[in-house]
């Protein structure tokens, strides 16, 4: 220097001119004129996750259900985030560095492991070793045969932990040395995960994004949530209830029924001409709030490795609905392309609020910065 | 705005870890003078797309695309 990945930044800027949508002021007197103010995004998006808010009992207790799963810290709160642990991988100058990890528990139990293969964790052998004991032949060596092994081939995605002696007829964690790996004791060091050293035992296959076990959390339903005001209407119809028992006749207490709420305790409602639950019907399609200054941003100083926190600024911030506005045009600067050069073209990609906030994911043009790789050149 | 379901042949659909199947359509044959209808045989598949877990993924997880429902 080139090129790839990867991560942060940024999302053209001014000024004039017409247009929109909301607020205020003014002037008209009918939604009209002027005026001044303001008017997308880093994802406004997917709606995957937490939260605020609001309802239902103030949402109780357990059980199911769902969800997350190395540790500590951080946060309003997460499945984000920040440091560190451990495994795996690549590199290396072996001292280390760098990426990756849905990373509790396979030694709680159940299950599954297709084909092939003697066998896929009980039995069980094609080939193969042996044939030490028993049976038969045989003087004997030896052959066959009951039967013994599972070391090697061989199969498979995986063969029962690996080397090496020992041992035995052969063998085989059958011993026994070492070495992996796994559960425990004891020591030390760390807030913890772990880590170092030491001794035993050994049940030494994968699968928990199979069931499940542990341990933590979680009530449910979203702003079409709630609430109030106006305007309209018809509760036609239909289904269930309306039981017992004390009593000082006031009333209480069980049952029923209906809600919390799938279940089961508990809570709460609820009843004789008329109510009270649910199905159906009928009407409305309108306003207000909720709904925009708040877990906000800037900059500064302090705590901390870091994510974060705290204080301190006469610091900055007036989109907000009606699923509906937020743009055009022109010059000037700025970038980028093309052009030797005058000069000519483009202003871009993703995408567009809808109650907020805080994250994660996705989608993305150009241009700047930082790291890592790979190439080539120059010292 | 909210929430839920679904995506396998041309079409409706099953299949819920071990090479992918029904029905109707489609093709060639037989059956008939011909057709239909019945017989026999075939053929058609990125299991929406991408990444993960597993020895193996239409199935299981995660993130995306698309379609249809509900809900004032």
């Nucleotide at each position: 220097a080139a090129a790839g990945c990867a991560g942060a930044c940024u999302a053209c800027u001014u000024c004039a001119u017409c247009g929109c949508g909301c607020u205020c002021c003014g002037g008209a007197a009918u939604g009209c004129c002027g005026g001044a103010g303001u008017g997308a995004g880093g994802a406004a998006a997917g709606u995957c996750c937490g939260g605020a808010c609001a309802a239902c009992a103030a949402a109780a207790g357990g059980c199911a259900g769902c969800g997350u799963a190395c540790u500590a810290c951080c946060u309003a709160a997460c499945g984000g985030g920040u440091a560190g642990g451990u495994u795996u991988c690549a590199c290396c100058a072996c001292g280390g560095u760098g990426a990756a990890a849905a990373c509790a528990g396979a030694a709680a139990g159940u299950g599954u492991c297709a084909c092939a293969g003697a066998a896929a964790a009980c039995a069980a052998a094609c080939c193969g070793c042996c044939g030490a004991u028993c049976c038969c032949u045989g003087c004997u060596a030896a052959g066959g045969g009951a039967g013994g092994c599972a070391a090697g081939g061989g199969u498979g995605a995986a063969a029962a932990u690996g080397u090496g002696u020992g041992g035995u007829a052969a063998g085989a964690g059958c011993a026994c040395a070492c070495a992996c790996c796994a559960u425990c004791u004891g020591a030390g060091g760390g807030u913890g995960a772990c880590c170092u050293c030491u001794g035993a035992u050994g049940c030494g296959g994968a699968u928990a994004a199979a069931c499940c076990u542990u341990a933590c959390g979680u009530g449910u339903u979203g702003a079409a949530a709630u609430g109030c005001c106006a305007a309209g209407u018809a509760u036609a119809u239909c289904u269930u209830a309306a039981g017992a028992c004390c009593c000082u006749c006031g009333g209480g207490u069980c049952a029923g029924c209906g809600a919390c709420c799938g279940c089961c305790u508990g809570u709460c409602g609820u009843g004789a001409u008329u109510u009270a639950a649910g199905a159906g019907g009928g009407g409305u399609a309108g306003g207000c709030a909720g709904a925009u200054a708040g877990a906000a941003c800037c900059g500064g100083c302090a705590a901390g490795u870091a994510a974060u926190u705290g204080c301190c600024g006469c610091g900055u911030c007036c989109a907000g609905a009606u699923a509906a506005a937020u743009g055009a045009u022109g010059a000037a600067g700025c970038a980028c392309u093309u052009g030797c050069a005058a000069g000519a073209g483009u202003g871009u990609a993703c995408a567009g609020a809808a109650u907020c906030c805080g994250g994660c994911u996705u989608a993305u043009u150009g241009g700047u910065c930082u790291g890592c790789u790979u190439u080539u050149c120059u010292u | 705005g909210c929430u839920a379901u679904u995506g396998u042949a041309g079409c409706u659909c099953a299949g819920g870890g071990g090479u992918a199947g029904a029905g109707c359509a489609c093709u060639u044959c037989c059956u008939u003078g011909g057709u239909a209808a019945g017989g026999a045989a075939g053929a058609g598949g990125u299991c929406g797309a991408g990444g993960g877990u597993u020895c193996a993924a239409u199935u299981c997880c995660c993130u995306u695309c698309a379609a249809u429902a509900g809900c004032u």

Two RNAs folded together computationally: RNase P RNA and transfer RNA, 451 nucleotides in total. Its mean pLDDT, the model's own confidence on a scale to 100, is 76. It holds a member of the Rfam family "Bacterial RNase P class A". From the family's description: Ribonuclease P (RNase P) is a ubiquitous endoribonuclease, found in archaea, bacteria and eukarya as well as chloroplasts and mitochondria. The family's RNA type in Rfam is ribozyme.